[in-house]
Molecule: transfer RNA
Organism: Prevotellaceae bacterium
RNA sequence: GCCCUUUUAGCUCAGUGGUAGAGCAGCUCAUUCGUAAUGAGCAGGUCGUCGGUUCAAGUCCGAUGAAGGGCU
Numbered sequence: 001g002c003c004c005u006u007u008u009a010g011c012u013c014a015g016u017g018g019u020a021g022a023g024c025a026g027c028u029c030a031u032u033c034g035u036a037a038u039g040a041g042c043a044g045g046u047c048g049u050c051g052g053u054u055c056a057a058g059u060c061c062g063a064u065g066a067a068g069g070g071c072u
Stems, first nucleotide, its partner, number of pairs: 001071007010024004018055001026042005048064005
């Protein structure tokens, strides 16, 4: 220098152009003599950034940052 992959909640990850989700973690309540476990609920997101296409973008296109890998 060229190519590929990843980037979404505190962590690990889903997500087919049409309401952003799960598990764990956190908080509250129930259960218990009490704790753990279990059950119910709540909260938590500028979807790496900037722009474009579209009635509508996490998703499509372009540029760019970061991380990982390959080639020379």